About this RNA:
A computed fold for an 80-nucleotide RNA from an uncultured Gammaproteobacteria bacterium, annotated as c-di-GMP-I-GGC riboswitch aptamer.

RNA sequence: UAGGAAAAAGCCAAACCUGUCGUGAGGCAGGGACGGAAAGCCACGGGUCUUGUAAAGCCAAGACAGCCGGGUUGCCCUAA
Numbered sequence: 001u002a003g004g005a006a007a008a009a010g011c012c013a014a015a016c017c018u019g020u021c022g023u024g025a026g027g028c029a030g031g032g033a034c035g036g037a038a039a040g041c042c043a044c045g046g047g048u049c050u051u052g053u054a055a056a057g058c059c060a061a062g063a064c065a066g067c068c069g070g071g072u073u074g075c076c077c078u079a080a
Stems, first nucleotide, its partner, number of pairs: 001079004011036002016031006034066001040072003044069003047064006
C1' cells in the first nucleotide's frame, strides 16, 4: 500500500429479561448471545421511526451509525 477466503489474542453485543431516564422513537446499566472485520466515531446524502397532530402532506424538533452510501481513525490476518 492492497485485500478480508480462513482464523481470533483482544473487542463489540441482536432478540429477550430486569432496573432506570424519556410523552415517544429510543438512551444508559446489569444479565444474555443472534451476529459483526470497523457492530469504533461523525446524522453529511438517502431511508426508517417518534413527537407537535385523528389521518395525509409540509414544516419544526428529535431517534436509529446493528438499514444503505459517504467521511474519519484503528485491531488482527494475508500478500507485496
The model forms 91% of the base pairs in the Rfam consensus.
The sequence was found by an Rfam model in a public genome assembly.